[in-house]
RNA sequence: CGAGGCGGACAGGCGAUCGUUUCGGGGUCGGGGAAACCCGCGCCGAAGAGGAAAGUCCGAACUCCACAGGGCAGCGUGCUGGGUAACGCCCAGGCCCGGUGACGGGACGGAAAGUGCAACAGAGAGCAGACCGCCGUCCGUUGCCGCGUCGCGAGCCAACGCGCGACGGGCUCGGGCAACGGAAGGCAAGGGUGAAACGGUGCGGUAAGAGCGCACCAGCACCGGCGGUGACGCCGGUGGAUCGGUAAACCCCACGCGGAGCAAGACCGAAUAGGGGAGCGCUCGAGGUCGGCCCGGCCGAUGCUCCCGGGUAGGUCGCUAGAGGGCGGGAGUGAUCCCGCUCCCAGACGAAUGGUCGCCGCCCCUCACGGGGAGACAGGAUUCGGCUUACGUGCGGCUCGCGCG
RNA sequence: GGAGCCGUGGUGCAGAUUGGUUAGCACACCGGACUGUCACUCCGGAGGUCGCGGGUUCGAGCCCCGUCGGCUCCGCCA
Numbered sequence: 001c002g003a004g005g006c007g008g009a010c011a012g013g014c015g016a017u018c019g020u021u022u023c024g025g026g027g028u029c030g031g032g033g034a035a036a037c038c039c040g041c042g043c044c045g046a047a048g049a050g051g052a053a054a055g056u057c058c059g060a061a062c063u064c065c066a067c068a069g070g071g072c073a074g075c076g077u078g079c080u081g082g083g084u085a086a087c088g089c090c091c092a093g094g095c096c097c098g099g100u101g102a103c104g105g106g107a108c109g110g111a112a113a114g115u116g117c118a119a120c121a122g123a124g125a126g127c128a129g130a131c132c133g134c135c136g137u138c139c140g141u142u143g144c145c146g147c148g149u150c151g152c153g154a155g156c157c158a159a160c161g162c163g164c165g166a167c168g169g170g171c172u173c174g175g176g177c178a179a180c181g182g183a184a185g186g187c188a189a190g191g192g193u194g195a196a197a198c199g200g201u202g203c204g205g206u207a208a209g210a211g212c213g214c215a216c217c218a219g220c221a222c223c224g225g226c227g228g229u230g231a232c233g234c235c236g237g238u239g240g241a242u243c244g245g246u247a248a249a250c251c252c253c254a255c256g257c258g259g260a261g262c263a264a265g266a267c268c269g270a271a272u273a274g275g276g277g278a279g280c281g282c283u284c285g286a287g288g289u290c291g292g293c294c295c296g297g298c299c300g301a302u303g304c305u306c307c308c309g310g311g312u313a314g315g316u317c318g319c320u321a322g323a324g325g326g327c328g329g330g331a332g333u334g335a336u337c338c339c340g341c342u343c344c345c346a347g348a349c350g351a352a353u354g355g356u357c358g359c360c361g362c363c364c365c366u367c368a369c370g371g372g373g374a375g376a377c378a379g380g381a382u383u384c385g386g387c388u389u390a391c392g393u394g395c396g397g398c399u400c401g402c403g404c405g
Numbered sequence: 406g407g408a409g410c411c412g413u414g415g416u417g418c419a420g421a422u423u424g425g426u427u428a429g430c431a432c433a434c435c436g437g438a439c440u441g442u443c444a445c446u447c448c449g450g451a452g453g454u455c456g457c458g459g460g461u462u463c464g465a466g467c468c469c470c471g472u473c474g475g476c477u478c479c480g481c482c483a
Base pairs, nucleotide, nucleotide: 001401002400003399004398006396007395009393010392012360013359014358015357016356017355018354020048021047022046023045024044025043027041029040030039031038032037050377054388055387057386058385059384060383061382062261063260064259065258074257075256076255077254078253079093080092081091082090083089094108095106096105097104098103109252110251114250115249116246117245131191132190133187134186135185137183138182139181140180141179142178143177144176145175152174153173154172155171156170157169199217200216201215202214203213204212218242220239221238222237223236224235225234226233227232265317266316267315268314275308276307277306278305279304280303287299288298289297290296324343325342326341327340328339329338330337331336362373363372364371365370406479407478408477409476410475411474412473415432416431417430418429425463434450435449436448437447438446456472457471458470459469460468
């Protein structure tokens, strides 16, 4: 310098001003009330979104409902130890996988309980199999059987004076070797197929071979020792020749799980219409209406008045002091826990947290003066602990490669 | 607050309840034929990260986990 992998941090700062929500204080203010006090208005002061407030994927607190006990079903979780209120979260470790490495990932119990699945290719894919190949036996065909010699051996026939050259006579029976073809077999070394084919190397063995036998290695089961809380690791011995995959297929095993959710739930509580009760009245008329009163007119009986009760609208509480924040110290490898001091830090509901200006900070242009610009993802709604997702900036170790000293 | 469904060529849908080696259908699109031309029709063809990321498996559109987007329904009183 390049590439990469982790960890933790911040989320512009200060001031002025105008607004807004909540709380506290105070007002010579207005309204209500007998008062306590309530409502409104304006004044002063304080506080006012996040690392994810999001998705609602887990776990809890809290509240209500249900609940003798046990089981089935269903769902979830699934290495070990620890942390925690709890968890499917976190920390540390073991094993496996990926990466040169820093580091990252793992639904990581059981395949000798049972059932199922494995396309295509391939001889054979589930108490596996023989295509090519290797091997001996049998049958057939063909060829050869030479090195001092009548010619593979035996017999018969033919031929045979010698030399040279050429050729290597016929028939019968039999043998050996080789090639090819065929038959019934043996084998699982080698080739080949596949994601997967019943361990690897060597020696022996065999017709050829093969854990067929043996030695070593690997793996499995069991036993023992050592280290570790444990998962597990290391070492030694014994055994038998020893093939697997898939349970994020059904399934088996162990453990856990009652349901709903702040629109939970509690209290106050209208108007109208139902419900219950009492009284009055029903043409000799309660009551209503014609602005008030009288007369009068009209309406009027499932009617009128009063009381009680449940629910609704609405209001209040739940509601924010909490598994809380900051600082310091201690224990622990760490998650986390303990102690001390200190702080109070949104509680809205047609739902506040905003606008403008100045200075500093960041980026760009310019020698400078100066000018211009950007600010990600996103916003509470009962509250916490996690996970996941979205997203800007800068920092610190660490790893690999290259170059220079 | 709670429950369910969907995502597959340009569009609308199958395949998802057996995981199996070219993922199909219709319309649309492109080329050719037919026609004076267009349409219809006939022949041929192209076009797919199966929303995304990971995992299980020999093998994933299908099974599992996570995630993104969209749609629908329910709640209280009568």